c-di-GMP-I riboswitch aptamer from a Deltaproteobacteria bacterium, 75 nucleotides, folded computationally. The prediction has a mean pLDDT of 86.
RNA sequence: AACGGAUAACGGCACCCCCGUCGCGAGGCGGGCUCGCAAAGCCAGGGGCCUGAUUCAGGCAGCCCAGCUGCCCAA
Numbered sequence: 001a002a003c004g005g006a007u008a009a010c011g012g013c014a015c016c017c018c019c020g021u022c023g024c025g026a027g028g029c030g031g032g033c034u035c036g037c038a039a040a041g042c043c044a045g046g047g048g049c050c051u052g053a054u055u056c057a058g059g060c061a062g063c064c065c066a067g068c069u070g071c072c073c074a075a
Stems, first nucleotide, its partner, number of pairs: 004073002012037002017032006035062001041068002045065003048060005
């Protein structure tokens, strides 16, 4: 360094729901809460699902795969 991920350590993110706000909508953002997560960090390339005004335009990365990056360190 890579692989790997423990009754390790410091931490991190935050489902659902509620409040406010933006959007036709799926959903997004902010705050509260915390089901969980070793990438639940980034990314829309592939698949899948969802929305609308449907051969078009959007959304979902906490659905899967791929790509990029990162903390710690036992077996």